[in-house]
Context: one part of a larger RNA
């Protein structure tokens, strides 16, 4: 900007993408078949690969704003306790989130026409013949089921609900508005930014607080024991970033703009 009034929602699907793989074993059955040696067709049934998609409860990995030993310097007047630098200083573990080497889950099943093929009924051409009329059976393949996207599908669809016929002009228009949205803030398992979701005081939207999970392992001070490193109690301590509930104490204030009158 169009979709012949202006909005908010839910929808159809024309078209378009995607997936489509396959392996071994157990039955049937040592049957069928073959002198044997050997060995199924159909049909049931488990189980793996490769690949795809989804999640993080499990096992794990990352986890430079958590926790803990520890070593040099150097700082905080010294001791203690810390801090800063040294690849996060090295080193042991880890919440969320992301992820796999981790866990579900997926090819299927069904339906049409149908290739090769294999019929039936039939003639021309009294026989014959799956074909000339007609009619069947037939595939990991075709088209549909199955997964996404989708109305700019200019053929611009459909429902449902909401706003209403306002001043001005002679008219073309013009304003203010209405439903409704936009700036703009507080933000997200959404993100490059646009967009999208979630909110803005009639509020739990992010920080913060409390309380709780998880996580590190036993602070600090002080007693005690030991000569001393050190060790034991207080005390599952003490710190602690995402995650979970709550809780206006902070910030989402104030405001601004747009936005129909219907061929």
């Nucleotide at each position: 900007c169009g979709u012949a009034g202006g909005a908010u929602a839910u929808c159809u699907g024309a078209g378009a993408g995607g997936a489509g793989c396959u392996g071994u074993c157990c039955u049937u059955a040592g049957u069928a078949c073959g002198a044997g040696a050997g060995g199924a067709c159909c049909g049931g049934g488990a189980u793996g690969g490769a690949c795809g998609g989804a999640c993080c409860g499990c096992u794990g990995g990352u986890g430079u704003a958590c926790c803990u030993g520890u070593u040099g310097c150097a700082g905080u007047g010294c001791c203690a306790a810390c801090u800063g630098c040294a690849u996060g200083g090295c080193c042991g573990g880890g919440u969320a989130g992301c992820c796999a080497a981790g866990u579900c889950c997926g090819g299927a099943a069904g339906g049409g026409a149908u290739a090769a093929a294999c019929g039936c009924u039939g003639a021309a051409g009294g026989c014959a013949u799956c074909u000339a009329a007609g009619c069947g059976u037939g595939a990991a393949g075709c088209c549909c089921c199955c997964c996404u996207c989708a109305a700019g599908a200019u053929g611009a669809g459909a429902u449902a609900u909401c706003c209403c016929a306002u001043u001005c002009g002679a008219a073309a228009g013009a304003a203010g508005u209405a439903a409704g949205a936009c700036c703009c803030c507080u933000u997200g398992a959404a993100g490059a930014c646009g967009a999208c979701g979630a909110g803005g005081u009639a509020g739990a939207u992010a920080g913060g607080g409390c309380a709780g999970a998880g996580g590190u392992g036993g602070a600090a001070g002080u007693a005690u024991g030991g000569u001393a490193a050190c060790a034991u109690a207080u005390g599952g301590a003490g710190c602690u970033g995402a995650c979970u509930g709550c809780u206006a104490c902070u910030a989402a204030u104030a405001g601004g703009u747009c936005g129909a009158g219907g061929g």